[in-house]
A computed fold for a 67-nucleotide RNA from a marine eukaryotic metagenome, annotated as transfer RNA.

RNA sequence: CCAGUAGCUUAGCUAGGUAAAGCGAUCGGCUCUUAACCGAUCGACCGUGGGUUCGAAUCCCUCCUGG
Numbered sequence: 001c002c003a004g005u006a007g008c009u010u011a012g013c014u015a016g017g018u019a020a021a022g023c024g025a026u027c028g029g030c031u032c033u034u035a036a037c038c039g040a041u042c043g044a045c046c047g048u049g050g051g052u053u054c055g056a057a058u059c060c061c062u063c064c065u066g067g
Base pairs, nucleotide, nucleotide: 001067002066003065004064007023008022009021010020017054024042025041026040027039028038029037047063049061050060051059
């Protein structure tokens, strides 16, 4: 100096205002069956603790972890 956000891989930060996608899991459809495909659902209070603010993943400070 960079990074830490769902079980995994990442977006969102520049410009504060409902946290998103792919994979995955579960259920259903289709199929003789599996896979594939289609639909629905599940899942992160954003590394820790503070501060600013009506409001913080986002801005500021501290610490932790990795590079």

Rfam family: tRNA. Its family is annotated with triplet codon-amino acid adaptor activity in the Gene Ontology.